Context: one part of a larger RNA
Molecule: small-subunit ribosomal RNA, central domain
Organism: uncultured bacterium
RNA sequence: UUGGGUUUAAAGGGAGCGUAGGCGGGCUGUUAAGCGUGCUGUGAAAAGCCCCGGCUCAACCGGGGGUCGUGCAGCGCGGACUGGCGGUCUGAGUGCGCGGUAGGAAGGCGGAACUCGUGUGUAGCGGUGAAUGCUUAGAUAUCACGAAGAACCCCGAUUGCGAAGGCAGCUUUCCGCAGCGUUACUGACGCUGAUGCUCGAAGGUGCGGGUAUCGAACAGGAUUAGAUACCCUGGUAGUCCGCACGGUAAACGAUGGAUGCUCGCUGUUCCGGUUUUUUAUAUUGGAGUGGCCAAGCGAAAGCGUUAAGCAUCCCACCUGGGGAGUACGCCGGCAACGGUGAAACUC
Numbered sequence: 001u002u003g004g005g006u007u008u009a010a011a012g013g014g015a016g017c018g019u020a021g022g023c024g025g026g027c028u029g030u031u032a033a034g035c036g037u038g039c040u041g042u043g044a045a046a047a048g049c050c051c052c053g054g055c056u057c058a059a060c061c062g063g064g065g066g067u068c069g070u071g072c073a074g075c076g077c078g079g080a081c082u083g084g085c086g087g088u089c090u091g092a093g094u095g096c097g098c099g100g101u102a103g104g105a106a107g108g109c110g111g112a113a114c115u116c117g118u119g120u121g122u123a124g125c126g127g128u129g130a131a132u133g134c135u136u137a138g139a140u141a142u143c144a145c146g147a148a149g150a151a152c153c154c155c156g157a158u159u160g161c162g163a164a165g166g167c168a169g170c171u172u173u174c175c176g177c178a179g180c181g182u183u184a185c186u187g188a189c190g191c192u193g194a195u196g197c198u199c200g201a202a203g204g205u206g207c208g209g210g211u212a213u214c215g216a217a218c219a220g221g222a223u224u225a226g227a228u229a230c231c232c233u234g235g236u237a238g239u240c241c242g243c244a245c246g247g248u249a250a251a252c253g254a255u256g257g258a259u260g261c262u263c264g265c266u267g268u269u270c271c272g273g274u275u276u277u278u279u280a281u282a283u284u285g286g287a288g289u290g291g292c293c294a295a296g297c298g299a300a301a302g303c304g305u306u307a308a309g310c311a312u313c314c315c316a317c318c319u320g321g322g323g324a325g326u327a328c329g330c331c332g333g334c335a336a337c338g339g340u341g342a343a344a345c346u347c
């Protein structure tokens, strides 16, 4: 609890698509459902409120009045705003042209390094404070040849792309994407989005492959009072691929999405215009991505045209700490577990 908030105090859903719903641009005409106003009818009586009166007063009772029932219906008038209908212009979308991109999927190819195999070669190697370990059954080191798997040095950058997760050797094919220019076409076709659906790092799970490196678990050696660790030597799952599941992260900009408005300076990426013989330079427009600041905002740190400023719309979420993201129930999952999500008690 009709309030105030959500970068850091509690609080933005991990992300997108989209159903219902909510909301919806400028000008103009019309309509009159909503809306405003007037009249009429109705809205029983009693009770309540105001005035007067009767019991000596009051309670109680009687009379009058409007109000009370701020409602409903009908008939007029108004026409701003919301809605309906029509016209028109742009927001949104489409076409055409241009360059951009580590965006996605599949295939092919490449070199370096690690490891392993064979040859060469001889005595230690390795690691550290040391030891375990490896090694004359030939190790380490060097070179040559070969095998296999995984990752792509430099370029490389507050660089680029993607909705987010994320994406980097080269190349081919397919599928995207936004941007700029043109203003040709449609003419509000839009924004958001509960439920739903899809995507979703790492780790994990199932089945089948693969296994070079690294490496949970595990073993050994050390250290230590102990050492179920840190350090060392090994090493299985895993790390890789295919299919399927799972659905969580400090999934972060700890900042939901959309639109409009509000001083500037400076760097950088992409596209365009003007100047210039071309380039370069200068200047300028747009879209992104950084830094610093005016106003403003903020508890401050800080934010500041990429807002945390000024406004509108829609969704999500918060409401003292612990108990607790626990218990129970339900839903999902092969499981692990995930989603939803309390209370007692206590401070």
Base pairs, nucleotide, nucleotide: 003319004318005317006316007301008300012315014199015198016197017196021192022191023190025089026088027087028086029085030084031083033082034081035078036077037076038075039074040073041072042071048067049066050064051063052062053061054060091189092186093185094184095182096181097180098179100177101176103175104174105173106172107171108170109169110152115147116146117145118144119143124134125133160167161166204245205244206243207242208241209240214238218234219233220232221231256314257313258312259311260310261309264292265291266290267289268288269287270286271285272284273283274282296303297302320347321346322345329340330339331338332337